[in-house]
This is a predicted complex of two RNAs, RNase P RNA and transfer RNA, with 433 nucleotides together.
Order: sequence, then C1' cells, then structure tokens
RNA sequence: CAAGUAAACCGGGUGACCGCGGGCGAGAUUAUUGCUCGAGGAAAGUCCGAGCUCCACCGGGCAGGAUGCUGGGUAACGCCCAGGGGGGGCGACCCCGGGAAAGUGCCACAGAAACCAAACCGCCGCUUUAGCGGUAAGGGUGAAAAGGUGAGGUAAGAGCUCACCGCUCCGAUGGUGACAUCGGUGGCGGGCAAACCCCAUCCGGAGCAAGGCCAAAUAGGAGGACAAGGGGGCCCGGCUCGAUUUUGGUCCUCGGGUUGGCCGCUUGAGGUGACGGGUAACUGUCAUCCCAGAUAGAUGGUCGCCACCUAUCGCGAGGUGGGUACAGAACUCGGCUUAUAGGUUUACUUGGCCC
RNA sequence: GUCCCGGUGGUGUAGCCUGGCCUAACAUACCACACUGUCAAUGUGGAGAUCGGGGGUUCGAAUCCCCUCCGGGCGCCA
Repeated sequence: CAAGUAAACCGGGUGACCGCGGGCGAGAUUAUUGCUCGAGGAAAGUCCGAGCUCCACCGGGCAGGAUGCUGGGUAACGCCCAGGGGGGGCGACCCCGGGAAAGUGCCACAGAAACCAAACCGCCGCUUUAGCGGUAAGGGUGAAAAGGUGAGGUAAGAGCUCACCGCUCCGAUGGUGACAUCGGUGGCGGGCAAACCCCAUCCGGAGCAAGGCCAAAUAGGAGGACAAGGGGGCCCGGCUCGAUUUUGGUCCUCGGGUUGGCCGCUUGAGGUGACGGGUAACUGUCAUCCCAGAUAGAUGGUCGCCACCUAUCGCGAGGUGGGUACAGAACUCGGCUUAUAGGUUUACUUGGCCC
Repeated sequence: GUCCCGGUGGUGUAGCCUGGCCUAACAUACCACACUGUCAAUGUGGAGAUCGGGGGUUCGAAUCCCCUCCGGGCGCCA
C1' cells in the first nucleotide's frame, strides 16, 4: 500500500427568532408571563423472558407447549460468556449441536436389492452352450448400496485372517463436566426426529383497553338451559379424578345506556465515575445524577455560519441550486431479529514493496 | 395497544395437516379453428402461475422451520 476478519462508536454541529407538550412559580387566579425538562440505537417487529395487576390456588393424574453439547452469568430467558466436539476458510475468523443400537413410519424415479434379505452384468467351478452351485473384488442404478487402504489367502472371492486408520462396547488415567489420551474387546447393526416419538428440564390463565376510585346514565329489560334434596349448579380458567365449598335459584346468550375525570404513570433488576472480585459474561462497595409522560396523541419551522453528499457552471481557484440514512415513545425493564446514506476508532490476518 | 386468520395463472378456489406420481389441478375469462348468412351456445386445439419475498432442514419443499412484506377479522375487546 492492497485485500480482508472481528468489535466498539457517531449518525449533522452551532447561534438567533417563532411555535408545541409536561413540571414548578409569579399574577388581576379564564388574560398575561418567568424558569426548567422534552425520542432512539433501533422508540420498530411483537419473536422470547420478567416485573406489576386481576382471576384461580388442597393434592394428584393425563394431555399440550417450549428448550436441547458442557460449565458458568442473570430476576429470568430460546439471551450472554468461557470451554469441548464436528464442518468451512491459506489465515484472522465464521457456522452447527440431545437420542437413529427403545419402538413405529418414510426413503419417489432408477436399480437385482433401500435395511434384511436378495444378485442385473460380471468372476470361478461342474455339466455343457444353456442350466446348477459358489462369490460380492470390479461394473451399472441412485442423494444414499455390504467400514476404508494394503498384504496374505482362495477355484474365484470375501474381516475369511493380519497390519494401520475409522467405529461400537468395556476399563484405566486426566478434567467439576462436555470430552481427551491409553489399553483391551467386537469383525462392524444406512439416512430422516425443522416425521411420530424417547429422555432431561421448564411452563396455571389473561393482559395497563390489566386493575381501582369518582361522576354521569338507564330497560333491575328479553330469550334459553337445568333441578326439587342419597338432587342440581358452579369453580378448581385445556381436560379429568378425589376431597371441599355454595345455592333457594344458578348459569348462558341477546339487547339498551354512559362513553367524562383521577390513580395506576414513570425513581428504575436506573445512568455515570472510582476502587475491588472474576479469563469473561457479570458482580460488590462508595460517591454522584434525575434523564419525556401525551390521551387523537408534544418533541417542529425559518434564517445565518460550518461539516458532508449530490446536480450544474468553470481550465482552475471557486460560484449557484438541492439534500442530510433508517425511523419515531404510549405501563416498565432484559434480550433477539429486522431497517439503516455516510463516517470514525481499535485489535488482528494474508499478500506486495522499501529500510 | 392485544389476539387470531390469510397470500397459489386475469378472477374464484383445490392441493399443504401426512414432502416425491405437482414440469401444480378445476371452473370461468383469453386466443385460434370448426359449425352458422352472422352472433351466442357447442366441439377441438392452445397460451397463461416456478405457489407474496429471502434463508434454512432434507437426496428432494407450494407443503416442514425461521425472518420479512402485504391484506383481513376491526374500533371486536374496556
């Protein structure tokens, strides 16, 4: 210098004027006016996990759903960190994850044969020119065909035997563990679980239009189901069993009215800094800060200077015009995913050149 | 704000659950020819969708999984 990998960050700045929402004030308490705060890294998708609120809550069973290497972090998670295994890349680095030897199912077409038996061409032997027997080296089909390579062996062959490599199982050692290494053993029993399923762990339901209060309003309306006491109904918010409880009626559906205000509501698993613990994710202590709360929904506009992009004019210096990515709070957090013009920084890899 | 459903020729649907015969079927519309004096109807032949978009699982995806876009239930709920 070129090409790349991984992470972190910014994402227009500044001044003036006008305007909008919240809070605290002044004031003559309906005018008017001062001070102060006022979008994001994703506020988005609503895909996960929680707080909070209401309903249910005595225990059990069966369904259903989610997750899936190991260890840790966390309030929790499908998130994050570290490690282990497999795959890709020259490399920095990136991607993937329970079980197919519990069972069931599927593997189209082709092929002799798709999982447990069988043999199309071939090879070998015997009769003989077409059969019988042996075989699975080689060919052919297919996405996938009997562990692979080599040697021995044989009529030809074959884990038939042996060596090495791979695999199952067993043991020892190291490690918290996934797993690794070594030794023995078995001649070796395809793929799909984002098919059913098995194993392990977790999960009650709904959501701030939750929920509470005040005011206002009115048709305390209509229809239906069930039962008369060893009966019936409801709840146990998927279903069910037992136990329990309640009732003189219970439950369901339809219809009508009001659609105003207050609380919930923003101080929180909170931000920043220092010093500790930990490889890290994260966490402890201390100090310091307050940082949007609307309810048809505020957060905007104009002008000047500067930065960047772009169009055009110009040989050039430069001039003129236009523009500033994605987007935008609505109970609140922790994640993930998706969108994002342009730019900055750090660490590392590969190649070239120079000293 | 919350929850649920859908997207397949021009149009309306099936296929999806249980992946392969799907190079995707049916109806209607369209084009050409035949029939007719002409039109319609009818008959024969034909064209037209790679399944909203992207990625993954698999030998193989309209179908299974994930992300995303659009539309609807719908001002239904309090």
It holds a member of the Rfam family "Bacterial RNase P class A". Gene Ontology terms of the family: tRNA processing, dimeric ribonuclease P complex and ribonuclease P activity. It is annotated as a ribozyme. The prediction has a mean pLDDT of 76.